[in-house]
RNA sequence: AGGAAAAUAGUUCAAUGGUCAGAAUGACGGUCUCCAAAACCGUAGAUCUCAGUUCGACUCUGAGUUCUUCUG
Numbered sequence: 001a002g003g004a005a006a007a008u009a010g011u012u013c014a015a016u017g018g019u020c021a022g023a024a025u026g027a028c029g030g031u032c033u034c035c036a037a038a039a040c041c042g043u044a045g046a047u048c049u050c051a052g053u054u055c056g057a058c059u060c061u062g063a064g065u066u067c068u069u070c071u072g
Base pairs, nucleotide, nucleotide: 001071002070003069004068006066007065010025011024012023013022018055027043028042029041030040031039048064049063050062051061052060
């Protein structure tokens, strides 16, 4: 310098262009317990940024940022 892949909750990951963006784990609260752990119930929490296409974008397109990888 060029090619490819990725960016979603604190973390690890889902999500045919459409009806509440979900799960596990973690955090907080509650039930239970003599106490704690475990178990059960509940609450909060996220689409990398900026544009474009579309009636509608996590999803498609362009540019940028970060990270990984390959070639030289």